Predicted 3D model of a 108-nucleotide RNA (SAM riboswitch aptamer (S box leader)) from Aequorivita lipolytica. It was read from a public genome assembly, where an Rfam model found it.
RNA sequence: AAGUUAUCAAGAAAGGCCGAGGGAAUAGACCCUUUGACGCCUUAGCAACCUCCCGAACUUUCGGGGAAGGUGCUACAUUCUAUUCGUCUUUGGCGAUAUAGAUAACAA
Numbered sequence: 001a002a003g004u005u006a007u008c009a010a011g012a013a014a015g016g017c018c019g020a021g022g023g024a025a026u027a028g029a030c031c032c033u034u035u036g037a038c039g040c041c042u043u044a045g046c047a048a049c050c051u052c053c054c055g056a057a058c059u060u061u062c063g064g065g066g067a068a069g070g071u072g073c074u075a076c077a078u079u080c081u082a083u084u085c086g087u088c089u090u091u092g093g094c095g096a097u098a099u100a101g102a103u104a105a106c107a108a
Stems, first nucleotide, its partner, number of pairs: 003106006013043005021032003026082004044074004049070002052065005078100001084096005
């Protein structure tokens, strides 16, 4: 690196530097961006996956609390759609699901 499990329609900003693209991949769309995006640094904030505390459960864990530590995140639903299925008022809408992605823990 590959892998397993869980979650992903909520939430959350400023300053400095850089200088042209960016929003994962392929395609289509749509949006952001010299009124400086993206990225990097600093501070702040949001979250609650692990750690911590309490209660229950009984080695499968569940609920509550907190935010010191490990982390992650802070435009648009994972920006939307594309795999399959179901349903409806059938150019479409809604729901479930698959692939892929992101994050955490474990394992190696």

Model confidence (mean pLDDT): 80 of 100.